[in-house]
RNA sequence: UACCGACAAAGGCAAACCUUGGGUAACUAGGGGACGCAAAGUAAAGGGUCUUUAAAAGAUCGGGAAUUAGUGUAAUAAAGACAGCCUUACUGCCGAA
Numbered sequence: 001u002a003c004c005g006a007c008a009a010a011g012g013c014a015a016a017c018c019u020u021g022g023g024u025a026a027c028u029a030g031g032g033g034a035c036g037c038a039a040a041g042u043a044a045a046g047g048g049u050c051u052u053u054a055a056a057a058g059a060u061c062g063g064g065a066a067u068u069a070g071u072g073u074a075a076u077a078a079a080g081a082c083a084g085c086c087u088u089a090c091u092g093c094c095g096a097a
Stems, first nucleotide, its partner, number of pairs: 004095002012037002017032006035084001041090003045087003048082007059071001061070001
């Protein structure tokens, strides 16, 4: 220096849940709280998941001569969210084997 990661030491972060604020929502910021974490530090570039909006075609129910309108599913698209899902990039504490 690169890997690696101790029932090591010092320190760090903080899931669920509760609470206050922001957001239509996913979610997020502060406080409380600890399930966990050696990058659970940073960045939405790739994949993924989630949200909102639009929406071809088809379906169900009701109405109708029909157009049309409503309801739920939803390929796809757009705009977002998540770094504690994976990859990637950058940075970083400690030092046994």
Predicted 3D model of a 97-nucleotide RNA (c-di-GMP-I riboswitch aptamer) from Candidatus Brocadia sp. The sequence was found by an Rfam model in a public genome assembly.